[in-house]
RNA sequence: GCCGCCGUAGCUCAGUUGGCAGAGCGACGCUUUCGUAAAGCGUAGGUCAUGAGUUCGAGUCUCAUCGGCGGCU
Numbered sequence: 001g002c003c004g005c006c007g008u009a010g011c012u013c014a015g016u017u018g019g020c021a022g023a024g025c026g027a028c029g030c031u032u033u034c035g036u037a038a039a040g041c042g043u044a045g046g047u048c049a050u051g052a053g054u055u056c057g058a059g060u061c062u063c064a065u066c067g068g069c070g071g072c073u
Base pairs, nucleotide, nucleotide: 001072002071003070004069005068006067007066010025011024012023013022019056027043028042029041030040031039049065050064051063052062053061
């Protein structure tokens, strides 16, 4: 230099054919307990890597850029 894959909550990751942004763990609160842990219930937490385009509508499609991983020369 070229090719492929990946980037979504603090962490690990879903998100199907473009139509409400989610799960588990973690954090916090409540219940329970003499108290803690466990368990149950609930709450908060998001620039969907960045920018642009297509579209009535984009996490999803297209292009560019950035970062990570792998391969080729």